[in-house]
A computed fold for a 354-nucleotide RNA from Rheinheimera marina, annotated as Bacterial RNase P class A. The gene name in the source record is rnpB. It matches the Rfam family "Bacterial RNase P class A". It is annotated as a ribozyme. NCBI's taxonomy places the organism under Bacteria, Pseudomonadati, Pseudomonadota, Chromatiaceae, Rheinheimera. The prediction has a mean pLDDT of 76. The sequence is in RNAcentral, with records from ENA.
RNA sequence: GAGUUGGCCCAGACAAUCGCUGCCUGCGUAAGCAGGGGGAGGAAAGUCCGGGCUCCAUAGGGCAGGGUGCCAGGUAACGCCUGGGAGGCGCGAGCCUACGACCAGUGCAACAGAGAGCAAACCGCCGAUGGCCCGCUUGCGGGAUCAGGUAAGGGUGAAAGGGUGCGGUAAGAGCGCACCGCGCGACUGGUAACAGUUCGUGGCACGGUAAACUCCACCCGGAGCAAGACCAAAUAGGCCCCCUUUGGCGUGGCCCGCGUUGGGGGCGGGUAGGUUGCUGGAGGCGUAUGGUGACGUACGUCCUAGAGGAAUGAUUGUCCACGACAGAACCCGGCUUAUCGGGCCGACUCACAC
Numbered sequence: 001g002a003g004u005u006g007g008c009c010c011a012g013a014c015a016a017u018c019g020c021u022g023c024c025u026g027c028g029u030a031a032g033c034a035g036g037g038g039g040a041g042g043a044a045a046g047u048c049c050g051g052g053c054u055c056c057a058u059a060g061g062g063c064a065g066g067g068u069g070c071c072a073g074g075u076a077a078c079g080c081c082u083g084g085g086a087g088g089c090g091c092g093a094g095c096c097u098a099c100g101a102c103c104a105g106u107g108c109a110a111c112a113g114a115g116a117g118c119a120a121a122c123c124g125c126c127g128a129u130g131g132c133c134c135g136c137u138u139g140c141g142g143g144a145u146c147a148g149g150u151a152a153g154g155g156u157g158a159a160a161g162g163g164u165g166c167g168g169u170a171a172g173a174g175c176g177c178a179c180c181g182c183g184c185g186a187c188u189g190g191u192a193a194c195a196g197u198u199c200g201u202g203g204c205a206c207g208g209u210a211a212a213c214u215c216c217a218c219c220c221g222g223a224g225c226a227a228g229a230c231c232a233a234a235u236a237g238g239c240c241c242c243c244u245u246u247g248g249c250g251u252g253g254c255c256c257g258c259g260u261u262g263g264g265g266g267c268g269g270g271u272a273g274g275u276u277g278c279u280g281g282a283g284g285c286g287u288a289u290g291g292u293g294a295c296g297u298a299c300g301u302c303c304u305a306g307a308g309g310a311a312u313g314a315u316u317g318u319c320c321a322c323g324a325c326a327g328a329a330c331c332c333g334g335c336u337u338a339u340c341g342g343g344c345c346g347a348c349u350c351a352c353a354c
Stems, first nucleotide, its partner, number of pairs: 001350010012319007020039002023036005041325001045336002048334005053224004065220005070084005085099001086097004100215002105213002107209002122154002124150003129147002132143005162180006181204001182202005187196003228276004238267006247261005283302008320323001
């Protein structure tokens, strides 16, 4: 210098004017006015996980259903994060992985292929053995390959039952042996996952697939701020009390009485409406300290949107690198997705120079 890789930060700046919306102070009966001060994000998004909070349900346990899935730790919790292991990719820094169990059971494997699950003979090789044919030296030689043997070689396939070599054989084959690999057991190291140039043992696949059913381990009650709480009209209906000896209707020949209708008051529930939940919190920053780290602890310091048709905008000027994705609605921790560009720190590879 070029290329790469991991992490973190910023998200046009400044000024003026005019607005919008909460808060505080003052004035005002009120409407409002004046002054001061606050006013989106790294993702506010998707609503995919986890928790707080609220109401309902709930003795305890189980079934069903759903989720998670190498090990250990962190955390309020998680499907998140940290550290470690294993496998894969990369020269490397580093990156990726739903990574428990198919010797409990069941299932699946299109096409191709002879054969796809207690292996299989299409081509090939052999044909020792039994049979067939020929020859003769009469128990040997030769030939074809009928039976048969053979998983070395070819071919099919994602996958065909360890690899290389030597021996062996009729040809072959863990059939035997050496080395490599693999399974099982022990030992050692490690909390564990797991590892080992360790020891013993077995000729040795026990094939693949669980984002197939399933098994195993662990976790999960439901609904959500339109949760929920409080105040509370008008009208209608409900319950209770009083009034109506002066009303109407019915009963009746008439009166009393009874029923019904009427007036007034009270109570309680619900609706409209209003208030609250609402933002100070598993909070930010700094220092010290424990820890490899995620994170924890202590002290100090700061207050940083809270609406309810929903505010956070517009114009102008100057400058530059010419400005992306995008707008809170109960709160918080994550993940994922979108994003013009810029800056900082660490590491790696290559080239050159000293």